[in-house]
């Protein structure tokens, strides 16, 4: 000095905010899906709750 491996911490799961699991990353993890193109479609969750926001019914 370099490399691995712990431990800590942090940080990431296709569109917002909080809590709890999970799982992944250590500079990576992560950047949906269909169409040649033009353009189309579904969704605030990785999973549950909650709140905000959009969207569909029904009632008042």
């Nucleotide at each position: 000095c370099g490399a691995a491996u712990a431990a800590a911490a942090g940080g990431u799961g296709a569109u917002g905010g909080c809590g709890u699991c999970c799982a992944c990353c250590u500079u990576a993890a992560a950047c949906g899906c269909c169409g040649u193109u033009a353009g189309g479609c579904u969704a605030a969750u990785g999973a549950c709750g909650c709140c905000u926001g959009u969207u569909u019914u029904u009632g008042g």